Description: The prediction has a mean pLDDT of 88. c-di-GMP-I-GGC riboswitch aptamer from Marinobacterium arenosum, 80 nucleotides, folded computationally. The organism belongs to Marinobacterium, within Bacteria.
RNA sequence: CCCGACAAAGGCAAAAUUCGAGUAAUCGGAUGGCGCAAAAUCACGGGCCCCAGCUGUACGGGGUAGCCGGAUUACCGAAG
Numbered sequence: 001c002c003c004g005a006c007a008a009a010g011g012c013a014a015a016a017u018u019c020g021a022g023u024a025a026u027c028g029g030a031u032g033g034c035g036c037a038a039a040a041u042c043a044c045g046g047g048c049c050c051c052a053g054c055u056g057u058a059c060g061g062g063g064u065a066g067c068c069g070g071a072u073u074a075c076c077g078a079a080g
Stems, first nucleotide, its partner, number of pairs: 002080001003077002011036002016031006034066001040072003044069003047064005
């Protein structure tokens, strides 16, 4: 450095409920734990999701990192 234990110390927090923001996807707080060895951070590539009273704009804007890949950083040290 790779790697990931019936190891140790910890960490994060799904769904649901509730309050708030947003047109929405979704996000934030509280409760709660489905799970996670990067479930830490980043929208760079792909995928998926959303877009307002009317009309138009989807070649635009927004979201998702707990969808995949990638990038950066990080605790521990069994076997290999």